[in-house]
Molecule: Bacterial large signal recognition particle RNA
Organism: Clostridiales bacterium
RNA sequence: CUGCACUAGUCGGGGAGCCAGCGGUGCCCUGUACCUGCAAUCCGCUAUAGCAGGGAUGAAUUCCCACCCGAGGAUAGUUGAUGUGUCGUCUGACCGCAGCAAGUGGUGUUGAAGACCCGGUCUUGCGCAACGGAAGCCUGUGAACCAUGUCAGGCGGGGAACCGAGCAGCAUUAAGCGGGUACCUCCGUGUGCCGUGAGGCAGCCGGGUUCGAGCUAACUGCUGCGGUAACGGGUGUAUCAGCUUUUUCAACGGUGGGUGUGCAG
Numbered sequence: 001c002u003g004c005a006c007u008a009g010u011c012g013g014g015g016a017g018c019c020a021g022c023g024g025u026g027c028c029c030u031g032u033a034c035c036u037g038c039a040a041u042c043c044g045c046u047a048u049a050g051c052a053g054g055g056a057u058g059a060a061u062u063c064c065c066a067c068c069c070g071a072g073g074a075u076a077g078u079u080g081a082u083g084u085g086u087c088g089u090c091u092g093a094c095c096g097c098a099g100c101a102a103g104u105g106g107u108g109u110u111g112a113a114g115a116c117c118c119g120g121u122c123u124u125g126c127g128c129a130a131c132g133g134a135a136g137c138c139u140g141u142g143a144a145c146c147a148u149g150u151c152a153g154g155c156g157g158g159g160a161a162c163c164g165a166g167c168a169g170c171a172u173u174a175a176g177c178g179g180g181u182a183c184c185u186c187c188g189u190g191u192g193c194c195g196u197g198a199g200g201c202a203g204c205c206g207g208g209u210u211c212g213a214g215c216u217a218a219c220u221g222c223u224g225c226g227g228u229a230a231c232g233g234g235u236g237u238a239u240c241a242g243c244u245u246u247u248u249c250a251a252c253g254g255u256g257g258g259u260g261u262g263c264a265g
Base pairs, nucleotide, nucleotide: 001265002264003263004262005261006260009057010056011055012030013029014028015027020046021045022044023043024042034054035053036052037051038050063258064257065256066255067254068253072249073248074247076245077243078242079241080240081239082238083237084236085235086234087233090232092231093228094227095226096225097224098223099222100221102220103219104218105216106215107214114210115209116208117207118206119205120204121203122199123198124197125196126195127194128192129191130189131188132187133186134185136183137180138179139178140177141176147172148171149170150169155164156163157162
């Protein structure tokens, strides 16, 4: 070096998840790659980490190692959308209050604002009036007897004249109970376009004098303070989507290197 037989290995790998860990079933990527049985209420194992049974291939295009590439996954970050919690710091928004007076409006030379004067509004005394009450006053009614007058009849006294008491009736009246209130007296008042004296006069209202151009703050604007949290904004969180971003695992592919035993020639 050649031939034959065999052995290790290989006949898919990877990611997330699950798990103390590993592998598998299920999901995803790669892309073609032996078969049968088992398994999410999981299954099988234990660092040589699927198990059990069978088959093919076999030391190299096929096995092993290193490097490159890097589909895809995960992770962190960031951006956006949506839901939700929270903040009230934001020249935001909305609401309230105060101030300013640039603009608009109103008002003002038929005189603004200011100053001065007078009156009213306010308090109090008195008067007047009104209203209410009481008493007076007027009027009606009002007593079986215990009110008055007159007292028929009857009664009592008396020889008689006559005297006395006196019921009913009639008349009158007291207290009482009603009505009226023009007039008089007293008291009172949620009374008065009333009169008058005194006080007060901060503000407001009316008038007058003076001076001579502002005054007002309704709307816009500006400033400050307070409030609200629907919206915008900030912030936390969840989900989804994107990213020439970070870290990590990494299929397929590429390059380089490595790989056993026996017999015969």